[in-house]
Context: one part of a larger RNA
RNA sequence: UGACGGGGGGCUGAACAAGCAGUGGAGCACGUGGUUCAAUUCGACGCAAAGCGAAGAACCUUACCAGGGCUUGACAUGCUAGUAGUAGCGAUCCGAAAGGUGAGCGAUCUGGAGCUUAUGCUUCAGAAGCUAGCACAGGUGGUGCAUGGCUGUCGUCAGCUCGUGCCGUGAGGUGUCGGGUUAAGUCCCUCAACGAGCGCAACCCUUGUCCUUAGUUGCCAGCGGGUAAAGCCGGGUACUCUAAGGAGACUGCCGCCUUAAAGCGGAGGAAGGUGGGGAUGACGUCAAGUCAUCACGCCCCUUAUGUCCUGGGCUACACACGUCCUACAAUGGCUAGAACAAAGAGAAGCAAAGGAGCGAUCCUGAGCAAAUCUCCAAAUCUAGCCCCAGUUCGGAUUGUAGGCUGCAAUUCGCCUACAUGAAGGAGGAAUUGCUAGUAAUCGUGGAUCAGCAGGCCACGGUGAAUACGUUCUCAGCCCUUGUACA
Numbered sequence: 001u002g003a004c005g006g007g008g009g010g011c012u013g014a015a016c017a018a019g020c021a022g023u024g025g026a027g028c029a030c031g032u033g034g035u036u037c038a039a040u041u042c043g044a045c046g047c048a049a050a051g052c053g054a055a056g057a058a059c060c061u062u063a064c065c066a067g068g069g070c071u072u073g074a075c076a077u078g079c080u081a082g083u084a085g086u087a088g089c090g091a092u093c094c095g096a097a098a099g100g101u102g103a104g105c106g107a108u109c110u111g112g113a114g115c116u117u118a119u120g121c122u123u124c125a126g127a128a129g130c131u132a133g134c135a136c137a138g139g140u141g142g143u144g145c146a147u148g149g150c151u152g153u154c155g156u157c158a159g160c161u162c163g164u165g166c167c168g169u170g171a172g173g174u175g176u177c178g179g180g181u182u183a184a185g186u187c188c189c190u191c192a193a194c195g196a197g198c199g200c201a202a203c204c205c206u207u208g209u210c211c212u213u214a215g216u217u218g219c220c221a222g223c224g225g226g227u228a229a230a231g232c233c234g235g236g237u238a239c240u241c242u243a244a245g246g247a248g249a250c251u252g253c254c255g256c257c258u259u260a261a262a263g264c265g266g267a268g269g270a271a272g273g274u275g276g277g278g279a280u281g282a283c284g285u286c287a288a289g290u291c292a293u294c295a296c297g298c299c300c301c302u303u304a305u306g307u308c309c310u311g312g313g314c315u316a317c318a319c320a321c322g323u324c325c326u327a328c329a330a331u332g333g334c335u336a337g338a339a340c341a342a343a344g345a346g347a348a349g350c351a352a353a354g355g356a357g358c359g360a361u362c363c364u365g366a367g368c369a370a371a372u373c374u375c376c377a378a379a380u381c382u383a384g385c386c387c388c389a390g391u392u393c394g395g396a397u398u399g400u401a402g403g404c405u406g407c408a409a410u411u412c413g414c415c416u417a418c419a420u421g422a423a424g425g426a427g428g429a430a431u432u433g434c435u436a437g438u439a440a441u442c443g444u445g446g447a448u449c450a451g452c453a454g455g456c457c458a459c460g461g462u463g464a465a466u467a468c469g470u471u472c473u474c475a476g477c478c479c480u481u482g483u484a485c486a
Stems, first nucleotide, its partner, number of pairs: 001486002003483003007480007015470002019434005026326002029323005034317002042053002064312007073136001077135007088105002093100002108127008138301002141299003147295002149290003152286001154284001159198006165174003178189003204278004209247007218237003223234003250272001253266004328427001332386007344375003349368002354363003393424001398419007440462007
């Protein structure tokens, strides 16, 4: 100087407390461990691994296993030599395929010369192709403790430093401490310090109010037309909205209090003291993670640890853990009817209306590269049934019959109908999230994607309870103290 203390003081935080909903019990989905296996490819392991890499394993992917092929190679560049029915396409035959065989078809480009009106023809040289040889290719093989880059974490915590000066023999200190204050090393006062930098804040995006401009694909107040109904038409651009520019909030004003910074209350205002949300992550820590995104040092393989293919596996299953989903019902389930979003996506696509089918879906196909067309709501409300039961709760499991995608759905996809109708009676110890348009609850869209979503990312609808407070638990910051630790 740090680190640590079951030392002290001060402070903060969904840390506790006050609440709401959960997890832990059940069934199922997914991930992991373990076990099994020819293989169940690899990585990730307290917080900070485990619905993680993977925004989607039937083949492919694929790295794993079994079997079968190839060896200048699936891919790149260069050198040398050779080559014209050559490259390519390809009937046939062997084979599961890769691979081998190869009847037949079959002339790519550039430049020069000659002939020709032109098209074109002939010839020469070169390129490309092929063959042989050589340099080399190739490796998801090892090392994340050789590395770059990227990332997690403490933590959006308020810290981390420097120049000069001063103090100390020196390590170092001071500044950065003290008194207040703040979300903040934020600001003020004081002070052997005076200044400065990286962080904080602000500048950026979005949302909340208003104004201006613009008015189609959006909108419809007034006017006219029109309908079973409808901005449907003329028309208009006021309103909503869209999207570009501005205004607005600064403790600016008033009061209290203070030396000051600030704080408390109030006014006006759509908004009040950082208005809400996001992006933004200091010096560093964990030899944290990643050699399997990529790059790269060294080591290793080179008829194989490379590469191609067929089939299998990554989907196994006494069990254990993690994260979800669905429930155990009446604030509910079922049936019928009525209503209201936002944000996205769409051409090998989204698909209306119509028709077929109980349905998944199919047929036909208007419109739409979209503020124009399409995908497109559910909780909710109204009426009725159920009457507290393992039930009209719950939907696992299983059977049969179908549909869709795709070369192919057996291992191993999703969906539909009928039948079947398991556990589950609110979950021990323990433990998680959340302070407001939040939790809870309800559906919608998107990426990946032929197909496959209970995951992820986004979107809106309905919409709470509680916070006395900081004694305790956990994490962190500042000052101080002790230390046999560095």